A computed fold for a 75-nucleotide RNA from Candidatus Nesciobacter abundans, annotated as transfer RNA. The source organism's lineage runs through Bacteria, Pseudomonadati, Pseudomonadota, Alphaproteobacteria and Candidatus Nesciobacter. The sequence is in RNAcentral, with records from ENA. Its Rfam family is "tRNA".

RNA sequence: GAGUGAUUAGCUCAGCGGUAGAGCACCUCGUUUACACCGAGGGGGUCAACAGUUCAAAUCUGUUAUUACUCACCA
Numbered sequence: 001g002a003g004u005g006a007u008u009a010g011c012u013c014a015g016c017g018g019u020a021g022a023g024c025a026c027c028u029c030g031u032u033u034a035c036a037c038c039g040a041g042g043g044g045g046u047c048a049a050c051a052g053u054u055c056a057a058a059u060c061u062g063u064u065a066u067u068a069c070u071c072a073c074c075a
Stems, first nucleotide, its partner, number of pairs: 001071007010024004018055001026042005048064005
């Protein structure tokens, strides 16, 4: 330098045009002498950024950023 993929909650991921979700973690309550487990409830998101398409975008398109892999270049 070229190609391909990824970016969504604190972490791991789902969701592929029509109200943003799960598990773990966190908080509260119950339970316990206490902790853990278990049960019930709760908080937490500008969906990497900007622009475009659309009645409507996490989802489609373009650019940028970060990152992983492959190839090339160099020596």